[in-house]
RNA sequence: GCGCCCGUGGUGUAGCUGGAUAACACAAUCCCCUGUCACGGGAUAGAUCGCCGGUUCGAGUCCGGUCGGGCGCG
Numbered sequence: 001g002c003g004c005c006c007g008u009g010g011u012g013u014a015g016c017u018g019g020a021u022a023a024c025a026c027a028a029u030c031c032c033c034u035g036u037c038a039c040g041g042g043a044u045a046g047a048u049c050g051c052c053g054g055u056u057c058g059a060g061u062c063c064g065g066u067c068g069g070g071c072g073c074g
Base pairs, nucleotide, nucleotide: 001073002072003071004070005069006068007067010026011025012024013023019057028044029043030042031041032040050066051065052064053063054062
């Protein structure tokens, strides 16, 4: 330098053929339980999806550019 893959709450992932309030687990906070902690039960908050632009009535999803990471090739 070229090609491919990945980037979504604090962490790890899901999101089907573009469709309505972006889901799950763990973590966090609060409540219950307990003499206390842990375990267990319940509730709450938290991501506009790496960034910019485009297509579309509508984009996490499609297209272009760009940044970061990984793999392969030269």